[in-house]
Molecule: TPP riboswitch aptamer (THI element)
Organism: Sphingomonas metalli
RNA sequence: GCGCCAUCCCCGGGGGACCGCCGAUCCGCGGUUGAGAGGGAGCGAGGACGCUCCGACCCGCCGAACCUGAUCCGGUUGAUACCGGCGGAGGGAGGGAGCGGUCGCAUAGC
Numbered sequence: 001g002c003g004c005c006a007u008c009c010c011c012g013g014g015g016g017a018c019c020g021c022c023g024a025u026c027c028g029c030g031g032u033u034g035a036g037a038g039g040g041a042g043c044g045a046g047g048a049c050g051c052u053c054c055g056a057c058c059c060g061c062c063g064a065a066c067c068u069g070a071u072c073c074g075g076u077u078g079a080u081a082c083c084g085g086c087g088g089a090g091g092g093a094g095g096g097a098g099c100g101g102u103c104g105c106a107u108a109g110c
Base pairs, nucleotide, nucleotide: 001105002104003103004101005100007097008096009095010094011060012059013058014057017032018031019030020029021028026046039054040053041052042051043050044049066091067090068089072085073084074083075082
């Protein structure tokens, strides 16, 4: 000096499940798993729902965050979760700074 990485900034992507209860007015209450399971604001439906914005959380090509196949298959569980398969299958959101690094390469001096 160049590269890489931590880190920071900006931008972007994503999910909100399962079980039980109560005629139950509001993303209810209790429980399970999880990083996150509605924390805040609003609209709509009519029955434990749909959508938008913000926050929190996770993830951004070294990409298993998340989606599709999938109302999938086997084990297990109250059920989700979990383990194995499908499967490193198909998709999936990046730029800048980098003064820090017991990292790599090159060069120069002692």